[in-house]
Context: one part of a larger RNA
RNA sequence: CGCAGGAUAUUUGAGAGGUUCUGUCCUUAGUACGAGAGGACCGGGAUGGACGCACCGCUGGUGCAUCAGUUGUCUCGCCAGAGGCAUGGCUGAGUAGCUACGUGCGGAACGGAUAAACGCUGAAGGCAUCUAAGCGUGAAACCGGCCUCAAGAAGAGAUAUCCCACACCGUUAAGGUGGUAAGACUCCUUGAAGACAACAAGGUUGAUAGGCCGAAGGUGUAAGCAUCGUAAGGUGUUUAGCUGAUCGGUACUAAUAAGUCGAGGG
Numbered sequence: 001c002g003c004a005g006g007a008u009a010u011u012u013g014a015g016a017g018g019u020u021c022u023g024u025c026c027u028u029a030g031u032a033c034g035a036g037a038g039g040a041c042c043g044g045g046a047u048g049g050a051c052g053c054a055c056c057g058c059u060g061g062u063g064c065a066u067c068a069g070u071u072g073u074c075u076c077g078c079c080a081g082a083g084g085c086a087u088g089g090c091u092g093a094g095u096a097g098c099u100a101c102g103u104g105c106g107g108a109a110c111g112g113a114u115a116a117a118c119g120c121u122g123a124a125g126g127c128a129u130c131u132a133a134g135c136g137u138g139a140a141a142c143c144g145g146c147c148u149c150a151a152g153a154a155g156a157g158a159u160a161u162c163c164c165a166c167a168c169c170g171u172u173a174a175g176g177u178g179g180u181a182a183g184a185c186u187c188c189u190u191g192a193a194g195a196c197a198a199c200a201a202g203g204u205u206g207a208u209a210g211g212c213c214g215a216a217g218g219u220g221u222a223a224g225c226a227u228c229g230u231a232a233g234g235u236g237u238u239u240a241g242c243u244g245a246u247c248g249g250u251a252c253u254a255a256u257a258a259g260u261c262g263a264g265g266g
Base pairs, nucleotide, nucleotide: 001152005163006162007161008160009159010158011157015149016148017147018146021049022048023047024046025045026044027043033038051106052105053104054103055102059100060099061098062097066093067092068091069090070089071086072085073084074083075082076081110144111143112142117137118136119135120134166178167177168176169175183261184260185259186258187203188202189201190200191199208254209253210252211250212249213248214247215246217243218242219241224237225236226235227234228233
């Protein structure tokens, strides 16, 4: 820009893409078969490998500043307690998130039309013949079935709902301009959305983000004081103190205010 008014939702599916793998074991059955050795078809069940998709409850990884321990040195006058730097100083753990080594699921069943092949009926050709007319069975291949996208499918589809018949120019017209409606956008607060756009949540009639409160999870028992010990240190107060991303609550802070676009046609 189009989809012959403007919108907001929900959809149909022409078409396109994805998937398409396979082992072992048990049973049928030591049956059929075979002198024996050996050893099935058909059918039923179980469990794997690789591959793919999704997820983080479990098991792990990471987790650049969440907690603790600790070395050297500097600073806060000193002690104590803290902070800076040294690869994140080093070390031990570790929430969320992201993840695989973790977990769940998938290939199918089934239907259609067939290939080779196997048949039925059956002439030409009194017989015979699966074929000439006609009718069947039949494969991981084909078309569906399963999953994803999809009306720019210009053949531009469908359904529901909302908005309404303004003003001016023009020949009453075609057409144009302007202000509006429903609605949308700018702008702002943001996001397990994201390169940017986009998408999604929200903008005071508000829990969108931050803060604060409570909780979870993490770390592992803070400081101060008391007490025991000459002391290093131990014990009690204290499963403390601290705590990024998680959950719930709460308008304290910031989403204020404002602007722009947007139908009137047949």
Large-subunit ribosomal RNA, domain VI from Puia sp., 266 nucleotides, folded computationally. Lineage of the source: Bacteria > Pseudomonadati > Bacteroidota > Chitinophagaceae > Puia. Its Rfam family is "Bacterial large subunit ribosomal RNA". Rfam links the family to the GO terms structural constituent of ribosome and ribosome.